[in-house]
RNA sequence: GCCCCGGUCGUUCAGCCUGGUCUAGGAUGCGGGCCUGUCGAGCCCGAGACCCGGGUUCGAAUCCCGGCCGGGGCGCCA
Numbered sequence: 001g002c003c004c005c006g007g008u009c010g011u012u013c014a015g016c017c018u019g020g021u022c023u024a025g026g027a028u029g030c031g032g033g034c035c036u037g038u039c040g041a042g043c044c045c046g047a048g049a050c051c052c053g054g055g056u057u058c059g060a061a062u063c064c065c066g067g068c069c070g071g072g073g074c075g076c077c078a
Base pairs, nucleotide, nucleotide: 001074002073003072004071005070006069007068010028011027012026013025020058030046031045032044033043034042051067052066053065054064055063
């Protein structure tokens, strides 16, 4: 330098292919409540995220372009 994969709550994993009932979901963690002799477990509630910029569109986490970061493969170094 080229190619491929990935980036979403604190963490982890869906959703992306095929745009719209997704004010983005599950688990775990956090806060509160119920329950419990206590703790834990269990149940309920709450806060919490789409890497950045641009484009297409009535509408973008999703499609397109550029960039950044991480991982992998190939190549160059006369």
Record summary
Transfer RNA from Caldivirga sp. UBA161, 78 nucleotides, folded computationally. Rfam family: tRNA. Gene Ontology term of the family: triplet codon-amino acid adaptor activity. Its mean pLDDT, the model's own confidence on a scale to 100, is 81. The sequence was found in a public genome assembly.